A computed fold for a 100-nucleotide RNA from a Bacillota bacterium, annotated as THF (Tetrahydrofolate) riboswitch aptamer. Model confidence (mean pLDDT): 79 of 100. It matches the Rfam family "THF (Tetrahydrofolate) riboswitch aptamer". From the family's description: Tetrahydrofolate (THF) riboswitch was first reported for Ames et al. as an RNA motif in 5' untranslated (5'-UTR)regions of folate transport and biosynthesis genes in Firmicutes genomes.
RNA sequence: GGUAGAGUAGGUGCUGUGCGUUAAGUGCUAUGGGAUGGGAAGUCGCCCAUGGACGAAAGACCCCAAGGUAGGUCUGCGGUACAGUAUCGCAUCCGCUACC
Repeated sequence: GGUAGAGUAGGUGCUGUGCGUUAAGUGCUAUGGGAUGGGAAGUCGCCCAUGGACGAAAGACCCCAAGGUAGGUCUGCGGUACAGUAUCGCAUCCGCUACC
C1' cells in the first nucleotide's frame, strides 16, 4: 500500500414478566435538549422534556354492603413497557484484527 473482517444507537420476530383497558401508553406535529462502533465529529436515524392535533375492545366468573368507582381469577384487546434470545445493523476521518 492492497484485500477481507470485527465492532454502535437502534429495527424486526419469538418468549417471559408487567402496565392500561375508569385510557395512560403507542403513533403524528412544533420547539428545545441529550447520547450514539475503539477515538473525534455527526443526522435524514434514536432518546428525553414541553406544547398542539388525533384516538381504542372488551367480556365472563367469584365475593359482597344488592351493588360499584372496590377486591380477586380467567380470556381477550393495545400499531403498550421492560428483559432475554435470534437476526439485520453507522455515511466521514483516524484506529483494531487477519492475509498478501